The RNA shown here (Bacterial RNase P class A) has 423 nucleotides and comes from Nocardia bovistercoris. A source record names the gene rnpB. It matches the Rfam family "Bacterial RNase P class A". About the family: Ribonuclease P (RNase P) is a ubiquitous endoribonuclease, found in archaea, bacteria and eukarya as well as chloroplasts and mitochondria. Rfam classes the family as a ribozyme. The RNAcentral record of the sequence draws on ENA and Rfam.

[in-house]
Parts: sequence; structure tokens; C1' cells
RNA sequence: UGAGCCGGCCGGGCGACCGCGGCGUCGGGAACGGGCACGAUGUGCCGCUGCCCGAUAUCGAGGAAAGUCCGGACUCCACAGAGCAGGGCGGUUGCUAACGGCAACCCGGGGUGACCCGCGGGACAGUGCCACAGAGAACAGACCGCCCGCGGUCCGCGCUUCGGCGCGGGUCGCGCGGUGAGGGUGAAACGGUGCGGUAAGAGCGCACCAGCGCCUCGGGUGACCGAGGCGGCUAGGUAAACCCCGCCCGGAGCAAGGUCGAAGGUCGCACCGUUCGCGGUGCGGUUGCGCAGGUGUUGGAGGGCUGCUCGCCCGAGCCUGCGGGUUGACCGCUCGAGGCACCCGGUGACGGUGUGUCCAGAUGGAUGGUCGCCCCCCGGCUUCGGCCGGGGACAGGAUCCGGCUUACAGGCCGGCUCGUCCG
Repeated sequence: UGAGCCGGCCGGGCGACCGCGGCGUCGGGAACGGGCACGAUGUGCCGCUGCCCGAUAUCGAGGAAAGUCCGGACUCCACAGAGCAGGGCGGUUGCUAACGGCAACCCGGGGUGACCCGCGGGACAGUGCCACAGAGAACAGACCGCCCGCGGUCCGCGCUUCGGCGCGGGUCGCGCGGUGAGGGUGAAACGGUGCGGUAAGAGCGCACCAGCGCCUCGGGUGACCGAGGCGGCUAGGUAAACCCCGCCCGGAGCAAGGUCGAAGGUCGCACCGUUCGCGGUGCGGUUGCGCAGGUGUUGGAGGGCUGCUCGCCCGAGCCUGCGGGUUGACCGCUCGAGGCACCCGGUGACGGUGUGUCCAGAUGGAUGGUCGCCCCCCGGCUUCGGCCGGGGACAGGAUCCGGCUUACAGGCCGGCUCGUCCG
């Protein structure tokens, strides 16, 4: 200096003014809720962990808050039960609360290399499938070729009793003939090279090489690796096809679940108003309300939130139709398997009763807006000092946490590899 590989981080900064939500503090208030007093369907007082107003302090989205794809915490259903069915995962060892995540390693493939990729158990348990082309696609297969046998025909040579006969060669035909060496088809055609062998050939035999299986020894926690021996054993692919093996999985989810209360709603009664449809107020009922039908109460309906069988538990309601409606408040709720920095242990994921520091809880759903200065990028002008204009992404909590995946303007840092040049 050129080309690359891997990992980590940031993702606007400062100031002023205005505004929003949480939690405090201070001051004020009295419509509502509350408390206290009083012959009381109201009046007065208090100023409450409530409420309203004002001031003030402090905190206030992300690396993905996203997709909701995995795994958990938590809650309820039985103390979470059995079998079948079903689903998921799949090299090894570890990490972790757990995982389909992560780390290190193994094996296979790619790259000169840093490094990258792999939905990576089993295809001698069984079944299925393998398009097109091709003769043949899985206990394979003769299309061309090669060889053998028989027959026809032609040529050459030899013999001849001149009718033919024998040998060799070419060519054509035939054979439920041989051959898997050569050609051709294909993603794939049942090891490779050589020698022997044969009518021609073939692991048919042999040597070497490659692979597979078994045995022994050595190394490793293990996946696996290395060495030696034996066996002609030569076995195609596909399991994100059925299937087999091993391991895991009960269901529903914060609208979980709980408390208060009768606000909303509904029914009955009373009163008031009325345009006679109904509306308002008060009191009382309310496993949401009312009406009708069916069914059931220990010989038990129904239920226990995806199938079937069993078992267990709850159990006085449940089902259908019709009518008029509705979605209160609070808890759960955010300090937790917590984040970050340093230290210690570990190759690493990660771990530690170590030290310091940090901490959104809205529900009408807050976390924003305007201006100025600065930063980065682009365009134009320039007296080279700057000036003008435009732009700065993806996206936003909703019970919480660990991952994965996807989106993203622009920028920063570290380590490593291969090359070129100079010393």
C1' cells in the first nucleotide's frame, strides 16, 4: 500500500422555552368520596396514605422495545395422575432456571489463507419412490460392438473320380447362445490400474490402490483418531417418505388470577313529569338481569379450557329460545434466574455470599415540540476564510426474563490472513 476474514460498539450532542406520565416535598382549596358533631333524607366542622389547584425536586423506551418462532418464571385448573394417540428434538462434551439457544471440539464439504458452510441418529429391521433419456434404475440390463454355434452366399488356396470336398477369410440371417471389458443414455449403470486367464470376457485368479465389515493394540471424558491383522466382502440414492432407535412434552394463559363494590345494567315497588312511546328520582333484589320451555339434585345434570380409554376431583344447577343492555375501580405491576464497569476462576459459553453503580410502569395508553449552536452526508457558490439550500435510518414498552429471526441512514474500534513495494 492493495484485496479480504472475524469480532465488538455507537446509532446524534449541548443549551433555552413550552408540554406529557410516574413517584416525592411544600402551599392552598372543599365540588365529590370519607370522618366527626347536631332532633338529621339536611346543616356545620375537619382536611384524611383519597380528591382538586399551584409551585418545586427527581426519573422517564430499543438494539432491535418488532415478528410472537422457541424456552422458562408466575397464575389457575387435582398435590399435575396412568396408558394409547399426537407433537418436538437428534455428532460429542459442557454452559444454563430451561431451550430447537450458546461455547469448545469431532466428522464431511469449500477456500492459497484468515476463515466459512452443514434440518450432522439409523438406508445389512421392513416398506415405498427414483422424472426425462436409455436396451436396462436395484436380488439390473444384450441396443451397437466382441465371441461361439448353425445355415446361405462370395473370394483365395489345396485335393479331386470334375459331381464336389476340406481349410482360411469377407458378408448376410438365425439362436428364449455367451460376454457387463469397449461405445452410447443418464444426476446415478453394481470399485480403479496392471498382469495372468479366456472362444470373447468378467474379482474368475493375483499384485498394488480405494472403500466396507470384523478383531487386536494405542491415544482421547467423549464424538472420534492412529497402527496392525483377517475377509474378494465391493454393499446406489432418498428418512424436511412411511418407519425404527434414544430423549423431551398435562392444558390454558396477565383478557392468567384475585379483591372491593353495586358505579353501569336489569327486575320489582313507590313518587314525580309526560307529546302516553316513555323519561327521571328514591328504596330493595341482583352465584350478570327478567320471561318461557326442557332436564337434573347422591340411582346425580353439568364441569375440571385440543383427541380416545381409565382414574381422580368439584358438584346444584345446566341447555334452548326471546327481551333490553353492559365492559366499573383496585391488586397482580415491576428489585429481577436483573443490567453495566472492575476484580477472581474458566480456552470459552459462563460462574462468584467480591467491590462500586443503575432501575419506565402508562390504560383517553406518557417519554414530545419549537428555536439557537455544534456534528455527519449531499448539491451549488466562493475573494479558499467560508456562505446558502437540502437530508440524518429502522422503529417504539403493555406481566417479566433468556434466546432466535427479521428491519436499519451513517459511523467508530480491535484482532487476523494473502499479496505488492522499500529498508